[in-house]
Context: one part of a larger RNA
Molecule: small-subunit ribosomal RNA, central domain
Organism: uncultured prokaryote
RNA sequence: CUGGGCGUAAAGGGCACGCAGGUGGCUGAGUGAGUCGGAUGUGAAAGCCCCGGGCUUAACCUGGGAACUGCAUUCGAUACUGCUUGACUCGAAUCUGGUAGAGGGUAGUGGAAUUUCAGGUGUAGCGGUGAAAUGCGUAGAUAUCUGAAGGAACACCAGUGGCGAAGGCGACUUUCUGGACCAUGUCUGACGCUGAGGCGCGAAAGCGUGGGGAGCAAACAGGAUUAGAUACCCUGGUAGUCCACGCCGUAAACGAUGGAUACUAGGUGUUCGGAGUGUUAACCCUCUGAGUACCACAGCUAACGCAUUAAGUAUCCCGCCUGGGGAGUACGGUCGCAAGGCUAAAACUC
Numbered sequence: 001c002u003g004g005g006c007g008u009a010a011a012g013g014g015c016a017c018g019c020a021g022g023u024g025g026c027u028g029a030g031u032g033a034g035u036c037g038g039a040u041g042u043g044a045a046a047g048c049c050c051c052g053g054g055c056u057u058a059a060c061c062u063g064g065g066a067a068c069u070g071c072a073u074u075c076g077a078u079a080c081u082g083c084u085u086g087a088c089u090c091g092a093a094u095c096u097g098g099u100a101g102a103g104g105g106u107a108g109u110g111g112a113a114u115u116u117c118a119g120g121u122g123u124a125g126c127g128g129u130g131a132a133a134u135g136c137g138u139a140g141a142u143a144u145c146u147g148a149a150g151g152a153a154c155a156c157c158a159g160u161g162g163c164g165a166a167g168g169c170g171a172c173u174u175u176c177u178g179g180a181c182c183a184u185g186u187c188u189g190a191c192g193c194u195g196a197g198g199c200g201c202g203a204a205a206g207c208g209u210g211g212g213g214a215g216c217a218a219a220c221a222g223g224a225u226u227a228g229a230u231a232c233c234c235u236g237g238u239a240g241u242c243c244a245c246g247c248c249g250u251a252a253a254c255g256a257u258g259g260a261u262a263c264u265a266g267g268u269g270u271u272c273g274g275a276g277u278g279u280u281a282a283c284c285c286u287c288u289g290a291g292u293a294c295c296a297c298a299g300c301u302a303a304c305g306c307a308u309u310a311a312g313u314a315u316c317c318c319g320c321c322u323g324g325g326g327a328g329u330a331c332g333g334u335c336g337c338a339a340g341g342c343u344a345a346a347a348c349u350c
Base pairs, nucleotide, nucleotide: 003322004321005320006319007304008303012318014201015200017198021194022193023192025088027086028085029084030083031082033081034080035077036076037075038074039073040072041071042070049065050064051063052062053061054060091191092188095185096183097182098181099180103177104176105175107173108172109171110154115149116148117147118146119145120144121143125136126135162169163168206247207246208245209244210243211242215241216240220236221235222234223233258317259316260315261314262313263312266295267294268293269292270291271290272289273288274287275286276285278284299306300305323350324349325348332343333342334341335340
């Protein structure tokens, strides 16, 4: 380089946006670059291949031919691709009217519970476990009632329910704001798809500065268990968990399944729309669109399984893999405050 692959065997980038690049609907005209055909020139000789000849054969030598798949010039063809130009509306986008939603940011509010504090009642235990002990309690605990403070999380609703590109999002209200879907027409007229670099987002933990700190809880201390117990269990408990701003940039970041488009039997649910018939209405029924879940045919698959939400049939673009270990390591570069991230070998060995 070619090939074969990427759900689970090695392999889909964590996710988006997007420059270059690649690729691209329908139709008319032009051009003739790609493409196709003819001609001319050239493509040294030798070699290879074919038909002959010479050494007794062969190797070897030798004659002729073919080939030299290429290049240049020229003449022609115009289906396809390209380029230029004109038109179109099915792709894409806009406008209008609706719909659902834990989509995001901001400010405020609420109740339950835990804890602490103050006070009342009240008395000897409480707590914890397999059993205990450490611990708390006559300086009055636990229990119970009233009040207050403060932080964090939002029971029921709640659902193989919803929304979001992914990470993720769940009390209520306010305000700002993104996207999706449906219906009818309107308008632009291919404006599309993908996307190396780049840029942005990105759970948890961690880091910096300043706050906050109820509960929980790495580290740590004590009590148990045990041969030991740097654990599992118990009593405590600091970072952290929370907020603001700034970093970090990683996860089994998973559907272990990149994005887009088209096509290919069905069945059962469910969410949100639209249309229609009957009905007072709701429910229900039929059709239709967008999601979501289960089953199942063809097909695919090593099997498991997937199966209109494909892992089926095809096209376009990107990423990635190429035996195990060494190793996602060393070195170098680069990013980071650090922790470390990204990029990424070899010797050696099986």